[in-house]
RNA sequence: GGGCGAUUAACUCAGCGGCUAGAGUGCUACCUUCACACGGUAGAAGUCGCCAGUUCAAAUCUGGCAUCGCCCA
Numbered sequence: 001g002g003g004c005g006a007u008u009a010a011c012u013c014a015g016c017g018g019c020u021a022g023a024g025u026g027c028u029a030c031c032u033u034c035a036c037a038c039g040g041u042a043g044a045a046g047u048c049g050c051c052a053g054u055u056c057a058a059a060u061c062u063g064g065c066a067u068c069g070c071c072c073a
Stems, first nucleotide, its partner, number of pairs: 001072007010025004018056001027043005049065005
């Protein structure tokens, strides 16, 4: 330098162009306990990597850039 893949919550990941972006783990509060753990209930936490484009409508499609991984040279 070239090719392919990935980037969504603190972590691991879902998410046929259209309902308010979700789950598990973790976190907070409460219930439970003498207390802790387990369990239960509720809640907070997202500029969907960034910039453009297409579209009535983009996490999703297109282009560029960035970071990471694999391969080729």